[in-house]
RNA sequence: ACGGCCACGUCGGGAGAGACCGGCUACCAAUUAGCCGGCGCCGAAGGAGCAACCGCCCCGGAAACUCUCAGGCAAAAGGACCGCGUGGCU
Numbered sequence: 001a002c003g004g005c006c007a008c009g010u011c012g013g014g015a016g017a018g019a020c021c022g023g024c025u026a027c028c029a030a031u032u033a034g035c036c037g038g039c040g041c042c043g044a045a046g047g048a049g050c051a052a053c054c055g056c057c058c059c060g061g062a063a064a065c066u067c068u069c070a071g072g073c074a075a076a077a078g079g080a081c082c083g084c085g086u087g088g089c090u
Stems, first nucleotide, its partner, number of pairs: 003090007011083003018039001020038007040073003046069001047067003053061002
């Protein structure tokens, strides 16, 4: 130097699905905010399940598949993941 892993960042990209209905509260009254309930829906925070595969004595690791507990369903925010930069380990 290249590669791999981890952490970080006023950095770039980043999907899906009701600005749904009813009630209550607050307010300077609006297409506002919060809470509770109802029905419908989404998967890419997190979590759980299956196991191709890695490894293989055991232990272990393991998807963007499945579930939808949590979360989410205008914008904003968040966002797995990708890129870039910095630092560390190898």